[in-house]
Context: one part of a larger RNA
RNA sequence: GAUGAACGCUAGCGAUAGGCUUAACACAUGCAAGUCGAGGGGUAACAUGGAGAGAAGCUUGCUUCACUCUGAUGACGACCGGCGGAUGGGUGAGUAACGCGUAUGCAACUUGCCUCUUAGUGGGGGAUAACCCGGAGAAAUCCGGACUAAUACCGCAUAUUCUUAAUUUCUCGCAUGAGUUAUUAAGGAAAGAUUUAUUGCUAAGAGAUAGGCAUGCGUUCCAUUAGUUAGUUGGUGAGGUAACGGCUCACCAAGGCAUCGAUGGAUAGGGGAGCUGAGAGGCUGAUCCCCCACAUUGGGACUGAGACACGGCCCAAACUCCUACGGGAGGCAGCAGUGAGGAAUAUUGGUCAAUGGAGGAAACUCUGAACCAGCCAAGUCGCGUGAAGGAUGACGGUCCUAUGGAUUGUAAACUUCUUUAGUAGGUGAGUAAGGGUAGGUACGUGUACCUAUUAGAAAGUAGCCUAAGAAUAAGUAUCGGCUAACUCCGUGCCAGCAGCCGCGGUAAUACGGAGGAUACGAGCGUUAUCC
Numbered sequence: 001g002a003u004g005a006a007c008g009c010u011a012g013c014g015a016u017a018g019g020c021u022u023a024a025c026a027c028a029u030g031c032a033a034g035u036c037g038a039g040g041g042g043u044a045a046c047a048u049g050g051a052g053a054g055a056a057g058c059u060u061g062c063u064u065c066a067c068u069c070u071g072a073u074g075a076c077g078a079c080c081g082g083c084g085g086a087u088g089g090g091u092g093a094g095u096a097a098c099g100c101g102u103a104u105g106c107a108a109c110u111u112g113c114c115u116c117u118u119a120g121u122g123g124g125g126g127a128u129a130a131c132c133c134g135g136a137g138a139a140a141u142c143c144g145g146a147c148u149a150a151u152a153c154c155g156c157a158u159a160u161u162c163u164u165a166a167u168u169u170c171u172c173g174c175a176u177g178a179g180u181u182a183u184u185a186a187g188g189a190a191a192g193a194u195u196u197a198u199u200g201c202u203a204a205g206a207g208a209u210a211g212g213c214a215u216g217c218g219u220u221c222c223a224u225u226a227g228u229u230a231g232u233u234g235g236u237g238a239g240g241u242a243a244c245g246g247c248u249c250a251c252c253a254a255g256g257c258a259u260c261g262a263u264g265g266a267u268a269g270g271g272g273a274g275c276u277g278a279g280a281g282g283c284u285g286a287u288c289c290c291c292c293a294c295a296u297u298g299g300g301a302c303u304g305a306g307a308c309a310c311g312g313c314c315c316a317a318a319c320u321c322c323u324a325c326g327g328g329a330g331g332c333a334g335c336a337g338u339g340a341g342g343a344a345u346a347u348u349g350g351u352c353a354a355u356g357g358a359g360g361a362a363a364c365u366c367u368g369a370a371c372c373a374g375c376c377a378a379g380u381c382g383c384g385u386g387a388a389g390g391a392u393g394a395c396g397g398u399c400c401u402a403u404g405g406a407u408u409g410u411a412a413a414c415u416u417c418u419u420u421a422g423u424a425g426g427u428g429a430g431u432a433a434g435g436g437u438a439g440g441u442a443c444g445u446g447u448a449c450c451u452a453u454u455a456g457a458a459a460g461u462a463g464c465c466u467a468a469g470a471a472u473a474a475g476u477a478u479c480g481g482c483u484a485a486c487u488c489c490g491u492g493c494c495a496g497c498a499g500c501c502g503c504g505g506u507a508a509u510a511c512g513g514a515g516g517a518u519a520c521g522a523g524c525g526u527u528a529u530c531c
Base pairs, nucleotide, nucleotide: 001530002529003528005527006526007525008524009523012383013382014381015380016379018376019375020341025339026338027337029336030335031334034083035082036081039080040079042076043075046074047073048072049070050069051068052067054065055064056063057062058061090294091293092292099219100218101217102216103215104214105213106212109211110210114207115206116205117204118203119202120201121200122156124154125153132145133144134143135142136141162187163186164185165184166183167182170179171178172177192199193198220266221265222264227257228256229255232254233253234252235251236250237249238248239247269291270290271289272288273284274283275282276281296317297316298315299314300313319330320329321328322327347373349372350371351370355369356367357366358365359364386417387416388415389414396408397407398406399405400404421472423467424466425465426464427463431458435454436453437452438451439450440449441448442447443446475520476519477518478517479516480501481500482499486515487514488513489512490511496503497502
């Protein structure tokens, strides 16, 4: 000098950033991933319309009330289907590794949504959930029967610059080879919706984005760890993968690594960066950003463009809970919150207004991401606790050489002034651009522009104006030397101090108190750690 700090004493305000470093310990409760009716069958709830029969009022054919029926309409619980739940958010246990950083390569690869281009979207089929009926079970849930739809599922047709096989032209490359022209054969596709504007679907090519893989170099400590390795190292063939590869398997060879530190052990997420230092270096990896790994522990695959998937599935284990004892349920290292551990770390808050994300044609819905608010002197920065005048140098305190003087000290009193912050009253934003709705203008007919209107959590907050009134606001540590700041009293090697040297045994500037002084100041000291 620094800190994600803690502790002691003290404490007025604001801005800004931060807040479980320990038990990757266990978790009550709520919320954190849904959305689409413009894919579908439908109708549990709500509303509207219609119909029926009923009651009341009277104007005698209307009004009101309650009931039943009706998917007809708005819409919509559950269900089928699509997209998203692989992002966002958390944590650092594991990992000494192509994990990370950096630089290359892929002629060995994939890529939903998005953009551009080309072509197509013909004609059929059988089911199934929901609903209904029945059954089993304490429950979780499951089983059987019957019915039905689709952008769900399955054939058929057609199809290339697609795939496979064969033949072929040209060009290029460091090698395996790559691109390309022409021909033949075989194989492979689709889905509709609506408010008629559109939008979706299928095949293929290109791009963008995102990933996968390989390689050079760098990446902690221990030699009181010296040998290690059997799919091990290489080859041939096959399988597997999006793709290369002992990735896996069969056979063959006997290799591979290592004192330039293999193997083993310990420790540890890595980087951008942060602290310190003149630098070189040393230390650190909180907040923010990038990458990686993990989601009670271990294993596994399914679905999918993408996972071997935090709030998905299966198995095993530990733990917790329910049980009718037969069997079931769960996973906060998401946001709050609880217990425990600890020197120690916050609210079971508000809103989707903005930014961003998912779905949707859109309106919109969801969003503990995010934006805000709450708590904490835990950091940094700013402001204030008054300003000017004022000597009888007052009273009181302390000290002395004591009728007196020194100091506290312009300090106070007193006079004049100001009003930041605070209090009270009033006013009051920006963050809102777009988008939606209604109307209009222009033409290139789906775009641009204009007018009106719609929506602010924070918040009646920030800011501004006014009023009164010095009013409401200073401590902490130190004073022997290092080190700025000295006297008196008490104590008497006691009580005590102390970072080092050391101080205290009767005149202690070093202990305790007082007066005074010094330093910093809403903080000041102590402890811990790093340079």
Molecule: small-subunit ribosomal RNA, 5' domain
Organism: uncultured bacterium